[in-house]
Context: one part of a larger RNA
RNA sequence: GAUUGAACGCUGGCGGAAUGCUUUACACAUGCAAGUCGAACGGCAGCAUAGAGAGCUUGCUCUCUGAUGGCGAGUGGCGAACGGGUGAGUAAUAUAUCGGAACGUACCUAGUAAUGGGGAAUAACUAGCUGAAAGGUUAGCUAAUACCGCAUACGACCUACGGGUGAAAGCAGGGGAUCUUCGGACCUUGCGUUAUUAGAGCGGCCGAUAUCUGAUUAGGUAGUUGGUGGGGUAAAGGCCUACCAAGCCGACGAUCAGUAGCUGGUUUGAGAGGAUGAUCAGCCACACUGGAACUGAGACACGGUCCAGACUCCUACGGGAGGCAGCAGUGGGGAAUAUUGCGCAAUGGAGGAAACUCUGACGCAGCCAUGCCGCGUGUGUGAAGAAGGCCUUCGGGUUGUAAAGCACUUUAAGCGAGGAGGAAAGGUUACUGGUUAAUAACCAGUAGCUGUGACGUUACUCGCAGAAUAAGCACCGGCUAAUUCAGUGCCAGCAGCCGCGGUAAUACUGAAGGUGCAAGCGUUAAUC
Numbered sequence: 001g002a003u004u005g006a007a008c009g010c011u012g013g014c015g016g017a018a019u020g021c022u023u024u025a026c027a028c029a030u031g032c033a034a035g036u037c038g039a040a041c042g043g044c045a046g047c048a049u050a051g052a053g054a055g056c057u058u059g060c061u062c063u064c065u066g067a068u069g070g071c072g073a074g075u076g077g078c079g080a081a082c083g084g085g086u087g088a089g090u091a092a093u094a095u096a097u098c099g100g101a102a103c104g105u106a107c108c109u110a111g112u113a114a115u116g117g118g119g120a121a122u123a124a125c126u127a128g129c130u131g132a133a134a135g136g137u138u139a140g141c142u143a144a145u146a147c148c149g150c151a152u153a154c155g156a157c158c159u160a161c162g163g164g165u166g167a168a169a170g171c172a173g174g175g176g177a178u179c180u181u182c183g184g185a186c187c188u189u190g191c192g193u194u195a196u197u198a199g200a201g202c203g204g205c206c207g208a209u210a211u212c213u214g215a216u217u218a219g220g221u222a223g224u225u226g227g228u229g230g231g232g233u234a235a236a237g238g239c240c241u242a243c244c245a246a247g248c249c250g251a252c253g254a255u256c257a258g259u260a261g262c263u264g265g266u267u268u269g270a271g272a273g274g275a276u277g278a279u280c281a282g283c284c285a286c287a288c289u290g291g292a293a294c295u296g297a298g299a300c301a302c303g304g305u306c307c308a309g310a311c312u313c314c315u316a317c318g319g320g321a322g323g324c325a326g327c328a329g330u331g332g333g334g335a336a337u338a339u340u341g342c343g344c345a346a347u348g349g350a351g352g353a354a355a356c357u358c359u360g361a362c363g364c365a366g367c368c369a370u371g372c373c374g375c376g377u378g379u380g381u382g383a384a385g386a387a388g389g390c391c392u393u394c395g396g397g398u399u400g401u402a403a404a405g406c407a408c409u410u411u412a413a414g415c416g417a418g419g420a421g422g423a424a425a426g427g428u429u430a431c432u433g434g435u436u437a438a439u440a441a442c443c444a445g446u447a448g449c450u451g452u453g454a455c456g457u458u459a460c461u462c463g464c465a466g467a468a469u470a471a472g473c474a475c476c477g478g479c480u481a482a483u484u485c486a487g488u489g490c491c492a493g494c495a496g497c498c499g500c501g502g503u504a505a506u507a508c509u510g511a512a513g514g515u516g517c518a519a520g521c522g523u524u525a526a527u528c
Base pairs, nucleotide, nucleotide: 001528002527003526004525006524007523008522009521010520013375014374015373016372018370020367021333026331027330028329030328031327032326035078036077037076040075041074043071044070047069048068049067050065051064052063053062054061055060056059085286086285087284094211095210096209097208098207099206100205103203104202105201108199109198110197111196112195113194114193115192116150118148119147125140126139127138128137129136130135156165157164158163170191171190172189173188174187175186178185179184212258213257214256219249220248221247224246225245226244227243228242229241230240231239261283262282263281264280265276266275267274268273288309289308290307291306292305311322312321313320314319339365341364342363343362347361348359349358350357351356378408379407380406381405388399389398390397391396412469414464415463416462417461418460422455426450427449428448429447430446431445432444433443434442472517473516474515475514476513477498478497479496483512484511485510486509487508493500494499
C1' cells in the first nucleotide's frame, strides 16, 4: 500500500445493488417448511344444491334420499432419496484431472409385441371389549389401477441345445348403424398397464497422478498378500467363507500422532509464489449420540421405522411423547451477525387429463454505513478586508470572500397528481389441420374477446414551496502532508519505531490556525 463475512470509538443526509452466528455439530417454547390425485376404489363425517315429507311464526326449522357439486377419514398410485441446512467427522471408502470395464436406472424420448379369462381377501364401516393417554383387540360386511393363480409369449431369461421359465389393469370423453337383461355390448379418441430393444440424463465400481505438519513416530500387517472351490452383489473384487502357499507395505517416509471437508475460485503480488476456501457453483459427509435394517427405481433415509444411550416433557406410575446443522424466533456462549413479515404475481419443483392445490425453494419487503458504487449538504457576487476569536516586534498579521448583504437555482429529502414494465399462461368463441365411420369428442395451430402483480404510496414523469432538512473524523517532532500560544513541570501524560515531559515542550492537555480523507474517519485483529 492492498484486502476483510470483521469488531470497537466518535460521527451520520439519500439512493442503487450486495453481504450478514467466523464462537457452543450448545439446548430449544411457538408457528410454518411435502404433499397431491374423486379421470384408480368402496364410500359419505362436514358444506352446498336439488327433490320428497313434517311443523308452523309463510319463509324459516327439522327429517329422509350419495341423487348432484364436491369431499373429512380410509384403501390405492406417484412424490416424500429432490429442493433447503451444516462442516462434526474424513489426510483418503474424499476432492481435482485423465482414463477404464464387470453394472443399475422410476419419470422422459424412439421402436417392437400385447392388454384374454378367473379367484380369494382386507381397510374404511357396523357391533362389542380394553387403556389415564398414546393406542390396542375380537366378530361381521365390502371395493379397486391393492393381492394371487390360469391362458398366451414378438422380444427376454436359463439350458446338458433335447427343451424349459416368466406378464398385464383399467379409467375418462364421444357416438351412426346392429344387439340389449336398458347396466351396457360394439366402435373410436386420450391417458394408463405388461414384456422387451435402443437412447438421453443420472448413479454405483476400478486405476493413474496431485493434495498440510511432525522421525523428539521406523518398522507395520493374519483376511494380512496371492491362488483354488463356494457364497454374495445391479456389478469386478478377501466383499464373505473353507483349504493351500507366505506373502504385502516401508527413508521416493509405511505405520502412528496432530490438524483439516475438497475444488472452481477469493485475496495479495510485476510475476514466480504466499495466504485462504464466507456469499455463488460442482462434489463429499452429517442430521440429538451410537448401531441396524425395512420399503423402494433410488435411502441404510434431516421433518420414516426399530434397538440402546444422554437429555426434555406428559402420566391415573402401569406406560407414553420428542429431536430447528429447514424459515422466522428464544435462552446460552461471544468483540460480534437481522423479522416469530408479505406472496405463490414471476422462475423452478411435486401431484393432477386439466382447472388447480402444495412449496419459509424462490420472488419481495423489514433491520444494520458491514463493505462497494452514485448523489447531495447549495451557486454567483460581495473589502468597510466588519464584529468576534487567535497571534503580535503593538505598526499590524490571520481566520477571510469566509460571514453579513445582494442576485439566483431546487438535485436529493418533503407534499400533491399521473404512471410503465416484470404477464407468458389460463378461460371462452370462431376458423384451419390431424385422428376417426363421424360435421361428435380429443389434440395442434391461428385470430378475436376476456383475464391473473406479493413488491406497490413501484421505477419513471409533472407540479408546489423554500437555502430551506443534511459534516464529521484523525493528524500537525522525524519517518509523514500540516505550527503557534497558554497550562503543566521526569508530574499528569504521549508513543507504530526513534523517542518526548526535570519552568521558554512545534512530541503531554486546551485553544487558534493548518494538513489529509470524507458520510465517513480513526483504532484493533488478520493475510499478502
This is a predicted structure of a 528-nucleotide part of an RNA (small-subunit ribosomal RNA, 5' domain) from an uncultured prokaryote. Model confidence (mean pLDDT): 86 of 100. It matches the Rfam family "Bacterial small subunit ribosomal RNA". Its family is annotated with structural constituent of ribosome and ribosome in the Gene Ontology.